[in-house]
Small-subunit ribosomal RNA from a candidate division WOR-3 bacterium, 1579 nucleotides, folded computationally.
């Protein structure tokens, strides 16, 4: 859940568990790594610290240790009597006592004697297997003390310590002689029974147990007693208990450890042991191990647990518990059940101590503690009450095990530090837009409480009778009183939490990105916040997160990563069917995985931590018994679909050897013939008159094989190409069925192969021209043969062998070409290149190295599946035949599926299985250092220290290309006219200077900022003044002789001084002509503050310049792509244009274009003064005609405004897609935007401007502000830009003469008139202007001179004399006359403008302005030339390609040298540590031998510990030089690579160069472009 519901009961399922994030870009996926958050500590540091309670506390030096304690005990084993107590007995006595005897009692020091001291405590050097775990044997074993259970305990004796003398020695100790006792020692009997012999059953596989008779040999110890007994002792058997020994499986790292091993491996026989064994010996045999990793080297105490993790792993062995191994460092034994012995002995060694120098003593890794070491770690504590042991009959003693306390936040777990109410949100401080906000109910301030604390009081369990360190502790009452009790870390992002100051790439910060060069939420302070809390936080170390070594769970086409190819050995893996076994497998059952721990369940301390349970599960394993046979194995038999033979047939540059063929080159000999070849972008070395190059014969050489020749063949891969022979490998297709029989065998279709005939057809030959023969090919007939064999032999492959382009090497040939080094010419800044001449080794042969390539499909071999479509090579098969099917090959395309993506798909990189090589951040590095091949070059195998934080794939947008396509533009290019020489004039660099202010800097600064620097302006210099201030605002005080005016005076002026004059208003009171008071204004004097052309334009608004008036930038839904992003915007036309129109996964829409706006060019309508005058009438004035002026009229024209209208590819042709639109035409005043301007997208350049103005910020504050005077910006060796003028006949010059137009004008234009040559003076009408003035335009024409010259070109320069403006004209204006008359004769490389009313040329106006114009603005006059085109220069757009750029090519980046740091190779050597291997010498000793011998001594031998001598390993420090690496913000040299990167680039080898690298040979595409070719899709 099952049930109607409830209890109990069964059955069943579940049963807890799994996050991520920053960091490669300009953005994107994906690889890939570093890092972060979590949890653990025996943890230390910093800061800070109340309390309790339970744990824990030298991780380093297994260094050295002063003291004290930890191991004793038993008188009921002994002799005894040194000490202390006491009796007895003697003497003395001050009567308290003393002193002598006496082991006589208690007891009991030193001794014998027992027993224990092999437990208990420490510590992890050492130890990779003499060890640990698990499980298991022991028929090879032993076991004091306890239990069980048999049997005994009889007689006898020698000593000997203690003690007594006597001696040595400082001591420690010893030595003699004397005496004594036992549960000491010795002998003698007895022994059930034990042990050995000898016969003989049983039982077991078996060395064994177990029986039987005989012989032989072994025991003992007593004490005490209440006389009952007790505790002892000897021998047997058995148990229990603790151990010996063995055997399996399991237990780190390195193969840069590959080969080890003589007692080794085994037997016989011996010795030794409590027992088996080479454990030891002697002899005999050669064996033992070992890639399933032996020997070696490094490490390390093992294991139950512990931490972490979901989990499988991973890491790790503190405390607790088992084992093990040590006990200053090594050796040895002996006692004894047990030891080869932490608090025993010997020896040897090192250290340390006494010492009378002869000798002698000691071992804290036991418990406190002490020194060293270190970043680290306690009390020389209390008790044996408790629990555990030892001795003892017990009483007891004795225990630094133990129980307890004490230090330490070191760690888990509880509690606290206060509750509750209190807003004028107080005071402070910190922000602020100045309003206000935060801290903050937070404090103050009322009102509780008492957990803890502090004082008192009572008082435990732990103890079943006696006893309590802990301890007057837990714990419980009373009392007091918020009183005593919070800090640490963090606030850019991962990562919760934000502001002001300070600092200015400094100081400093950082787990990773990164922060800091004046507005730092990143650094230091602050205020605030946030976490966590008696703790916070930093360092170390492990887990995890990391699927980032991946059983669970990656990957290798381009990211790291398939061995160059095979052949095969170990191994791993393996078709089908039957049958057996029981190795693995699987199921159940025992047993056995100690408790502790963890889990779950209940318990107990107030609650946790923490303990406790006759409890449960768990420990996933091992043994072992029973089963089960499906799969695996394995063993026997069969099978024939996999593999192999056999036969038939078939394509080949598959390899070897050996002969030939022609083309071409070269060079020789010879003819012909000259003057020139040859090479190159162009040259030039070089060859030739001693005759070259060309050509023509001949003749040698030597290497390579044209057409065929082709994303065709063939080979395992490297790789193969003329033909012809020989030999010789591999690869493809075929071999089917049917009937009887069913062991075997027989017929038979059907194919194939050969014979034989017969008919066709082609060829050849020969013919007598009828025909024959041969020779191939089809068809047909008939017969003959074959149609099969072996049966999983099978894939894969470490190791090992073979082959492996090009360079290379070594020996000998050969030697046309071609061609590293070389040399020589060019090229250049250089040019160890690239180009050109020459040219040596090699390239080619033969023997033999070498083993490497980008040795690439960068895709290991093998086998199975999975839509297709198309071509090509070769078989087979149907068809006359076009073709069609079906097999191996060999490309393209593409479905599904895979992939990050690009791809890639039946020749998979898809689905899946075998196996076998590889990877695991980038650099250091394929280096080093071992080993190993090789003559050598060099290969193979191959690391770390250090260092960065990325490296890197694919894709995407841009942006660049000395890529590619298309298009525009005065870009070119056709033209015109110019700039660059010459004077001038202006700006600009530079210099100069008191200043010569600033600013502008390629295009897109330089006649710019400036449409006007003589003072002013003026920012700058010098000098003289002012300081609240030349301006503005607020407050505070004072003010009637005030504020104001001011003669005089000093000065260059500001400005100072200063006599005299000399005021105003409002308000209120009052003693009202006036006076008090207070107030406005000014003023003066403090204070805040003004000021600033001072700095940042890299800290901004704004405005401006460029690209560009380029044609473009973009959005919204929808689609595509994991994604960035992409479609729309791309195509085909077409346009000035993203114009337009047509396709089209797009459809639609802004902002750009255009067009609306303005000004012209044609036409109408409207109004006509100051504009106009055709026509009308008319005055005046003059004429030869006539003409001018004016009125009147008028608005017809001209013009002037307002307002419409025209022009739309509208119409015709034609091209084109029936389009868009082009071209032509026609009307028209205009013809495809008619001409011109204004209009300037998204955005780029940190473009420009803090000096128009605005402003943050920061500076300055009797100056960096303000005033004044001079002076500077105007300087001048010199360069640079813009321009004016000229160099002259297309011109000048004189005279006359004719026609615009835009514009100004009141401090103004300024007319007539008149005076001067002339600027110009006088003059003063007219005009606020279609009316009057500036105003005569000019070139033009018309008429004359000038004649080619530094000129009648040119006008600069200078002299003098004037004008004009202005306060002023010297530095410094302009203009006039007169003289003077320089340069300069059309301008080098270079370079500008301009396509039409344009260029060119000519005057005029106007802004600025007192005055100055060759500049600027603007205006009309005259008025050309050329465009064939887009090849190329510059610029720009669009599409497309490469990219190692993205600060975006003015990018990025390589090596070498120079400097500093830092870690490492080599190296003469020098030192150290370790293991070992020969010899030497050998302490203790155990065993053994001889000799003297009663005891017992003496000497000798093996072995052996340390220690010597040699000679090599090994691994480490250290070294004068020396290599090469990393790392450094701005050293040098050049530019290798990334674009075709400027000579495609890279891989391998060989030479050569300062580097980078450059040629040489061979190979790759991981090359751009263009062309053919083939392929693919569509038609």
């Nucleotide at each position: 859940a099952a049930c109607u519901c409830u209890c109990a009961u069964u059955u069943c399922u579940u049963a807890u568990g799994g996050a991520g994030g920053g960091u490669u870009u300009g953005a994107u996926c994906c690889u890939g790594g570093c890092u972060c958050a979590g949890g653990a500590c025996u943890a230390a540091c910093g800061c800070u610290g109340g309390c309790a309670g339970c744990g824990u506390g030298u991780c380093u030096u297994a260094g050295a240790c002063a003291u004290g304690c930890a191991a004793g005990u038993c008188g009921a084993a002994c002799g005894g009597c040194a000490g202390c107590a006491g009796g007895c007995c003697g003497c003395c006595u001050u009567c308290g006592g003393g002193u002598g005897g006496u082991g006589c009692u208690g007891g009991c020091g030193a001794g014998u004697g027992g027993c224990g001291a092999a437990c208990g405590g420490g510590u992890g050097a050492g130890u990779a297997a003499u060890a640990a775990a698990g499980a298991a044997g022991u028929a090879a074993c032993u076991u004091g003390c306890c239990c069980c259970a048999g049997a005994g305990u009889g007689g006898a004796g020698c000593a000997u310590a203690a003690c007594c003398c006597c001696g040595a020695g400082a001591a420690a100790u010893c030595g003699g002689g004397g005496c004594u006792a036992a549960u000491u020692c010795u002998c003698c009997a007895u022994a059930u029974u034990c042990u050995c012999c000898a016969u003989u059953g049983a039982c077991g596989u078996a060395a064994g147990u177990u029986g039987a008779u005989g012989g032989a040999g072994g025991a003992a110890a007593g004490g005490c007693u209440u006389c009952g007994g007790u505790c002892g002792c000897u021998c047997u058997g058995g148990g229990a208990u603790a151990g010996g020994c063995u055997u399996u499986u399991u237990u780190c790292c390195u193969a840069u450890c590959a080969g080890c091993u003589u007692g080794u491996u085994g037997g016989c026989g011996g010795g030794g042991u409590a027992a088996a064994g080479g454990c030891c010996c002697a002899c005999c045999a050669a064996g033992g191990c070992u890639a399933u990793g032996a020997c070696a080297g490094g490490u390390a105490g093992g294991g139950g647990g512990u931490g972490u993790g979901a989990g499988a792993g991973c890491a790790u062995g503190a405390c607790c518990c088992c084992c093990c191994a040590c006990a200053u460092g090594g050796g040895a034994a002996c006692u004894g059940a047990g030891a080869c012995a932490c608090g025993g002995u010997c020896c040897c060694a090192a250290c340390u101590c006494c010492u009378a120098c002869g000798g002698g003593a000691g071992g804290c890794a036991g418990c406190a503690g002490u020194c060293u070491a270190g970043a680290a770690a306690u009390u020389u504590g209390g008790g044996c009450a408790a629990u555990g042991g030892g001795c003892g009959u017990a009483a007891g003693c004795c225990u630094g095990a133990c129980c307890c306390a004490g230090c330490g936040a070191c760690g888990c777990u509880g509690c606290g530090u206060g509750a509750g109410g209190g807003a004028u949100g107080a005071a402070g401080u910190c922000c602020u837009u100045c309003g206000g906000g935060a801290u903050g109910u937070a404090a103050a301030c009322c009102u509780c409480u008492g957990u803890u604390g502090a004082g008192g009081g009572g008082g435990a369990c732990g103890a079943u009778g006696a006893u309590g360190a802990c301890g007057g502790u837990a714990c419980c009452c009373c009392u007091c009183g918020a009183g005593g009790a919070a800090g640490c870390c963090u606030c850019g992002g991962c990562u919760a939490a934000c502001u002001c100051c300070g600092u200015g790439c400094c100081a400093g910060c950082a787990g990773c990105c990164g922060c800091g060069g004046u507005a730092a939420u990143a650094c230091g302070g602050a205020g605030g916040a946030g976490g966590c809390a008696a703790g916070c936080g930093u360092u170390g170390u492990c887990c995890g997160g990391a699927a980032u070594c991946a059983c669970u769970g990656g990957g290798c086409g381009u990211a790291a990563a398939g061995g160059g190819u095979g052949u095969g050995u170990a191994g791993g893996u393996g078709u089908u069917c039957u049958g057996g076994u029981g190795g693995g497998u699987c199921a159940g059952g025992u047993g056995u995985g100690a408790a502790a721990u963890u889990c779950a369940g209940c318990c107990g301390c107030u609650c946790a931590a923490c303990g406790g349970c006759u409890u449960g599960a768990a420990g996933c394993g091992c043994a072992u018994c029973u089963g089960a046979a499906a799969c695996u194995a394995u063993c026997a038999g069969g099978a024939u679909a996999g593999a192999g033979g056999g036969c038939a047939c078939u394509a080949u540059g598959g390899g070897a050897g050996a002969g030939u063929g022609g083309a071409a080159c070269u060079c020789g000999c010879g003819g012909u013939g000259u003057a020139g070849c040859g090479g190159u972008a162009g040259a030039a070395u070089g060859c030739g008159u001693g005759g070259a190059u060309a050509u023509c014969g001949c003749g040698a050489g030597g290497a390579a094989u044209g057409c065929c020749g082709a994303u065709g063949g063939c080979g395992a891969a490297g790789g193969c190409g003329g033909c012809u022979c020989u030999c010789u490998g591999g690869g493809g297709u075929g071999c089917u069925c049917c009937u009887c029989a069913u062991a075997a065998g027989a017929g038979g279709a059907g194919c194939c192969g050969g014979u034989u005939g017969u008919u066709c057809a082609u060829a050849a030959u020969c013919u007598u021209c009828g025909g024959a023969u041969u020779a191939u090919g089809g068809a047909u007939a008939a017969g003959c043969g074959g149609u099969c064999c072996u049966g999983a032999c099978a894939c894969u492959g470490a190791a090992a062998c073979a082959c492996g382009a090009a360079a290379g090497c070594u020996g000998g040939g050969g030697g046309a070409g071609c061609g590293a080094a070389c040399g020589g010419g060019a090229u250049u800044a250089g040019a160890u290149a690239c180009c050109c001449c020459g040219g040596u080794a090699g390239u080619c042969c033969c023997a033999g190295c070498c083993g490497u390539a980008a040795a690439c499909g960068a895709u290991g071999u093998g086998c199975a599946c999975u839509u297709g479509g198309c071509a090509u090579g070769u078989g087979c098969a149907a068809g006359c035949g076009a073709u069609u099917g079906u097999g191996c090959g060999u490309g393209c395309c593409g479905u599904a599926g895979g992939u990050a993506a690009c791809c890639u798909g039946u020749u998979a990189a898809g689905u899946g299985c075998a196996c076998c090589g590889c990877c695991u951040g980038g650099g250091g590095a394929g280096u080093a250092u071992g080993c190993u091949c090789g003559c050598a070059a060099g290969g193979g195998u191959g690391a770390a220290a250090c260092u960065c934080a990325a490296a890197g794939g694919a894709a995407u947008u841009g942006a660049c290309g000395g890529g590619g396509a298309c298009c525009c533009g005065c870009a070119c290019a056709a033209g015109c006219g110019g700039u660059g020489g010459a004077g001038g004039a202006u700006g600009u660099g530079g210099u100069u200077u008191a200043a010569u202010u600033c600013g502008a800097g390629g295009c897109a600064a330089c006649g710019c900022g400036a449409a006007a620097a003589a003072c002013c302006u003026u920012a700058c210099c010098u000098g003289g003044g002012c300081u609240u201030g030349a301006c503005a605002u607020g407050c505070u005080g004072a003010u009637a002789g005030u504020a104001c005016c001011g003669a005089g005076u000093c000065g260059a002026a500001a400005g100072g001084c200063a006599a005299g004059g000399g005021a105003u208003c409002c308000u209120g009171c009052c003693u009202c002509u006036g006076g008090c008071a207070g107030g406005a204004a000014g003023u003066c004097a403090g204070u805040a503050c003004a000021g600033g052309u001072g700095c940042u334009g890299c800290a901004u608004g704004g405005c401006u310049g460029u690209c560009g008036u380029c044609a473009g930038c973009u959005c919204g839904u929808g689609c595509c792509g994991u994604g960035a992003g992409g479609u729309g915007u791309u195509a085909g036309g077409u346009u000035a244009a993203g114009u337009c129109c047509u396709g089209u996964a797009a459809c639609g829409a802004g902002c750009g274009c255009a067009a609306c706006c303005c000004c012209u060019g044609c036409c109408c309508u409207u109004u006509g003064u100051u504009g106009c005058c055709a026509u009308u009438u008319u005055g005046u004035c003059u004429u030869a005609a006539u003409g001018a002026u004016g009125a009147a009229g008028g608005c017809a024209c001209u013009c002037a405004a307002a307002g419409g209208g025209g022009a739309c590819u509208g119409c015709c042709g034609u091209a084109g897609a029936u389009a868009a639109u082009g071209c032509g035409g026609a009307g028209g005043a205009a013809g495809g935007u008619g001409g011109g301007g204004a209009u300037g997208a998204u955005g780029u350049c940190a473009a420009g401007u803090c000096a128009u103005c605005a402003u943050g910020g920061u500076c300055u504050u009797u100056a960096u502000g303000c005033c004044c005077a001079g002076g500077g910006c105007c300087a001048c060796a010199c360069a640079c830009g813009u321009c004016c003028u000229a160099c002259a006949g297309u011109g000048c010059c004189u005279a006359u003469u004719a026609c615009a137009a835009c514009g100004g004008g009141g401090u103004g234009c300024g007319a007539a008139g008149u005076c001067g040559c002339a600027a110009g003076g006088c003059g003063g009408a007219g005009c606020a202007a279609a009316u009057c003035c500036c105003a005569c335009a000019a070139a033009g024409a018309u008429a004359g001179g000038c004649a080619u010259g530094g000129u009648u070109c040119g006008g600069a320069u200078u002299g003098a004399g004037g004008g004009c403006u202005g306060c002023a004209a010297u530095u410094c204006g302009c203009c006039c006359u007169c003289a003077u008359g320089a340069a300069g004769g059309c301008g080098g490389a270079a370079u500008c403008g301009c396509u039409a009313g344009u260029a060119a040329u000519c005057g005029c106006a106007g802004a600025u302005c007192a005055g100055c114009a060759u500049g600027c603005u603007g205006u009309g006059g005259u008025g050309a030339a050329u465009a064939c085109g887009u090849u190329c220069u510059c610029g720009g757009g669009u599409c497309u390609u490469g990219u190692a750029c993205a600060c975006a090519c003015c990018g990025c980046c390589c090596g070498u040298c120079a400097a500093g740091c830092c870690a490492u190779g080599g190296a003469a050597g020098u030192c150290c540590a370790c293991a070992a291997u020969a010899c030497c010498u050998g302490a203790a000793g155990u065993c053994u031998c001889a000799c003297c011998g009663u005891a017992g001594g003496u000497g000798g031998g093996c072995c052996c510990a340390a220690g010597g001598u040699a000679g090599g390993g090994u691994g480490g420090a250290u070294g004068a030089c020396u290599g090469g690496g990393g790392c450094u913000a701005a050293g040098u040299c050049g530019u290798a690579a990334c674009a075709a990167g400027g000579u495609a680039g890279c891989c391998g080898u060989a030479c050569g160069g300062g580097a980078a690298c450059g040629u040489g040979c061979g190979g790759c595409u991981g090359g751009a472009u263009c062309a053919c070719c083939u392929c693919c899709u569509u038609u």

Rfam family: Bacterial small subunit ribosomal RNA. Rfam links the family to the GO terms ribosome and structural constituent of ribosome. The coordinates come from a structure-prediction model, not an experiment, and the mean pLDDT is 83.